[in-house]
RNA sequence: CGGUCGAAACGGCAACCACGCUCGAAAGACGUGGACGCAAAGUCACUGACCUAAGGGGUUCGCCCUACGGUUUGAAGGACCGCCGAA
Numbered sequence: 001c002g003g004u005c006g007a008a009a010c011g012g013c014a015a016c017c018a019c020g021c022u023c024g025a026a027a028g029a030c031g032u033g034g035a036c037g038c039a040a041a042g043u044c045a046c047u048g049a050c051c052u053a054a055g056g057g058g059u060u061c062g063c064c065c066u067a068c069g070g071u072u073u074g075a076a077g078g079a080c081c082g083c084c085g086a087a
Base pairs, nucleotide, nucleotide: 005085006084012038013037016034017033018032019031020030022029023028036074042080043079044078046077047076048072049071050070051069055066056065057064058063
C1' cells in the first nucleotide's frame, strides 16, 4: 500500500414498537423516544415487482382501467461514491 479481510475506537444508520395537535385523496411519508440488527443498513427510483387511484377514461352504476403519487437497496437487477486499520 492492497483485499472475496474484520479486532478495537470515533462517529453513523435504524427492522420493529409506542406516541404525534405534522403532511397526504389514499398508499404512504415525516418528527420524538426506545430498540433487533448493520462496514456500505451510504447515494440514485434507472429496470423489475408491489401498493394506492386524487385527477382522467369506461360503465350493466355494482364497479373496472390508468401514476404524473408511493413502497422495495434490512435477501431482485443496475449505476455512482466511501470511514478506520489489529490479527

This is a predicted structure of an 87-nucleotide RNA (c-di-GMP-I riboswitch aptamer) from a Deltaproteobacteria bacterium.
The organism belongs to Myxococcia, within Bacteria.
Its mean pLDDT, the model's own confidence on a scale to 100, is 78.